[in-house]
Context: one part of a larger RNA
Molecule: small-subunit ribosomal RNA, central domain
Organism: uncultured bacterium
């Protein structure tokens, strides 16, 4: 390289947008580059392969044939691919109507609770644990009532529920804003899918500058436990956790399952929408049909098994990423990026 693979054995990029590239719906016309048919030329000889022959055989030699990725050229075909002209609506998109949602950004507001401060009541304990102690408290704590300050997070609703590409998103209101879905038509007319590079987004921790700091809490101090206890438990407690601006760019970034399209028994729950039948006056609800999402079970099929099973790990096609024994090692070196921490790319010797 070919091949075979990527849920759990090695292997899906954390996620999106998208240039190049690859791939691409139905009908019809054209020329004919690819493609196919056919003729000619060329593809030296020797050698290799096959047949025959000559040296007594063979090696060797002679003759014939075959073979020679192919290339050039003439004629022809037009299904497919490509190009070009015309058309279509099923893919894709736009408009209209409508409802759902913790989707994103900004501003404002609210109540419960913790802590602290002030005042009242009160008077000896509180706190904490397996048990204790450190700790707090007669300079009046804990408890309780009233008032105030400040920060962070939003109980119930809440659901295997919803939204988002992923990370993720949950009190209320307003403003700005993205996407998805349903319905009946109208419109554009293949405008599509994927996507190496590239660009953007990207939990937590961490970094820079400035703010903020209630609770929690790495580090750290103390008390216990223990043979020890640089831990688990307890009392404290600083970064940090929060905000603004910038950086970092990682993760069990997981469904350990890339994206798209089509097809392939069912059953049941749930979220959003549309339509319908009957009973009742109507609505809700029940029931039926249908589209989109999200679960559970299950058949064919698949699988090493576990399991997956219309949200496929089934049947196919298109495009991207990745794997190729374990250790060495996600290390070294180099390059690129970063303020740093470090990230991305990524070996070999040696060894089993």
């Nucleotide at each position: 390289c070919u091949g075979g693979g990527c849920g759990u054995a090695a292997a899906g990029g954390g996620c999106g947008c998208g240039c190049a590239g690859g791939c691409g719906g139905c009908c019809u016309g054209g020329g004919a580059a690819g493609u196919c048919u056919u003729g000619g030329g060329u593809g030296a000889a020797a050698g290799c392969c096959c047949c025959c022959a000559g040296c007594u055989c063979a090696a060797c030699u002679g003759g014939g044939g075959a073979a020679u990725g192919g290339c050039c050229u003439g004629a022809g075909a037009a299904a497919c691919c490509a190009c070009u002209g015309g058309g279509c609506u099923g893919g894709a998109g736009u408009g209209c109507u409508g409802g759902a949602g913790a989707g994103g950004g900004a501003a404002g507001c609210g109540g419960a609770a913790u802590u602290c401060c002030c005042g009242g009541u009160g008077g000896a304990g509180c706190g904490g644990u397996g048990a204790a102690a450190u700790g707090c408290g007669u300079a009046g704590a804990u408890a309780u009532c009233g008032g105030g300050a400040g920060g962070a997070a939003c109980a119930c609703c809440a659901g295997a529920g919803g939204c988002g590409a992923a990370g993720g998103c949950g009190g209320c209101u307003u403003c700005c804003u993205g996407g998805a879905c349903a319905g009946a038509c109208a419109c554009u007319g293949a405008c599509g899918c994927u996507g190496a590079g590239g660009c953007g987004c990207g939990a937590a921790a961490g970094c820079u500058a400035g703010g903020g700091g209630a609770g929690c809490a790495a580090a750290c101090g103390g008390g216990a436990u223990u043979a020890g206890a640089u831990a688990c438990c307890c009392c404290g407690g600083u970064a940090g956790u929060c905000c603004u601006a910038g950086c970092u760019g990682u993760a069990a970034a997981c469904g350990a399952u890339g994206g798209g399209u089509a097809c392939u028994a069912g059953a049941u729950g749930u979220g959003g929408g549309a339509g319908g039948u009957a009973a009742u006056u109507a609505a809700a609800g029940u029931c039926c049909u249908u589209c989109c999402g999200u679960g559970u079970c299950g058949g064919c099929g698949a699988u090493a098994a576990c399991u997956c099973a219309a949200u496929a790990a089934g049947u196919a096609c298109c495009c991207c990423g990745c794997c190729u024994g374990g250790g060495g090692a996600g290390u070294a070196c180099g390059g690129c990026c970063g303020c740093a921490a470090g990230g991305c790319u990524g070996a070999a010797a040696c060894u089993c």